A computed fold for a 348-nucleotide part of an RNA from Trebouxia aggregata, annotated as large-subunit ribosomal RNA, domain IV. Rfam family: Bacterial large subunit ribosomal RNA. Its mean pLDDT, the model's own confidence on a scale to 100, is 85. Taxonomically the source falls in Trebouxia (Eukaryota, Viridiplantae, Trebouxiophyceae, Trebouxiaceae). The RNAcentral record of the full RNA draws on ENA. It is recorded under the gene name rnl.
Context: one part of a larger RNA
RNA sequence: CCAUGUUGAAGGAACUCGGCAAAAUACCUCCGUAACUUCGGGAAAAGGAGGACCCUCUUUAAAAGAGACUAGAGAGGGUGGCACAGAAUAGGGGGUGGCGACUGUUUACUAAAAACACAGGACUCUGCAAAGUGGUAACACUAAGUAUAGGGUCUGACGCCUGCCCGGUGCUGGAAACUUAAGGGGAAAGGUAAGGUGUCAUUUUAAUGGCAUCGAGCUUUAAACUAAAGGCCCAGUAAACGGCAGCCGUAACUCUGACGGUUCUAAGGUAGCGAAAUUCCUUGACACCUAAUUAGUGCCCUGCAUGAAUGGCGUCACGACUGCCCCACUGUCUCCAACAUGGACUCA
Numbered sequence: 001c002c003a004u005g006u007u008g009a010a011g012g013a014a015c016u017c018g019g020c021a022a023a024a025u026a027c028c029u030c031c032g033u034a035a036c037u038u039c040g041g042g043a044a045a046a047g048g049a050g051g052a053c054c055c056u057c058u059u060u061a062a063a064a065g066a067g068a069c070u071a072g073a074g075a076g077g078g079u080g081g082c083a084c085a086g087a088a089u090a091g092g093g094g095g096u097g098g099c100g101a102c103u104g105u106u107u108a109c110u111a112a113a114a115a116c117a118c119a120g121g122a123c124u125c126u127g128c129a130a131a132g133u134g135g136u137a138a139c140a141c142u143a144a145g146u147a148u149a150g151g152g153u154c155u156g157a158c159g160c161c162u163g164c165c166c167g168g169u170g171c172u173g174g175a176a177a178c179u180u181a182a183g184g185g186g187a188a189a190g191g192u193a194a195g196g197u198g199u200c201a202u203u204u205u206a207a208u209g210g211c212a213u214c215g216a217g218c219u220u221u222a223a224a225c226u227a228a229a230g231g232c233c234c235a236g237u238a239a240a241c242g243g244c245a246g247c248c249g250u251a252a253c254u255c256u257g258a259c260g261g262u263u264c265u266a267a268g269g270u271a272g273c274g275a276a277a278u279u280c281c282u283u284g285a286c287a288c289c290u291a292a293u294u295a296g297u298g299c300c301c302u303g304c305a306u307g308a309a310u311g312g313c314g315u316c317a318c319g320a321c322u323g324c325c326c327c328a329c330u331g332u333c334u335c336c337a338a339c340a341u342g343g344a345c346u347c348a
Stems, first nucleotide, its partner, number of pairs: 001343008010334002014332001019329001027051005036041001038157001052079010080084001092327007099319002104116002120155007132141003158314004163244003168241002170237005178231002183226002188221005195214008245263005272306001273303001284300001286298003
């Protein structure tokens, strides 16, 4: 010097990102216990008092009485110690915000949370050979279930609520025209070609060959016409994906603008909440808390860029969550010291 413990004058968070760590509290009985509340809680709230041992008496332990034993309760008196839940074990408490209702779940090995789940709510699909899922299929799960059921998506107890927009994208429904695939259809054109006709030549005289022309058949290309869903089109639908403006003027001080004008839009943000887990400017302004506070709480609203199941705002209880304050307590600190044990270190 290090680790693990023990103790500490005066002060008591001045330490520090932060009371991290430590200290303090702790048991039983009795007294007493606030706001708030979903009336269950909150609550062991908070805050107090007593506690050992000995003696005497009283008293309780179902259904008769008595005794013994066991386990208690109460009254009075006394004894000893620094200390009587004598060791060990064994809640610190209170106030006020944020988030999440809660118990639960999670990154096996850096994250336990405000993330996930949840009961509850809503939308949507599905009539059973269900929808959905796995499999090429047979088949299986769903389900030995049947819409009070099953699948998917979102929200997330409870309370009060959930505004406007269907123009875009999606979904659902409709259907006259337009567009449109394979298929059907086969006009027309090309290739090839048996054969026919005409003509010329040859000579084997009834055949061969050349040329021209017609051409069944085979085949290639292929128009019109026909032809579904979808698209286009017309409606509906936002607890579907999503979206929810600007400029100018105006009241008898000033300021502000209930009011008016105008442009655009599918519609222009309603109730709430608001410098917020969202606020850039910003340490916003005011108030409280402190001697002093970029923190915290309340209020304001000028919301860079809040807002209603991507839920909005509240809320009892709950939380190894997170912010701030107070009491108690302390070596966290002012400021370090001593001791114990084990290392390091020096020597052997």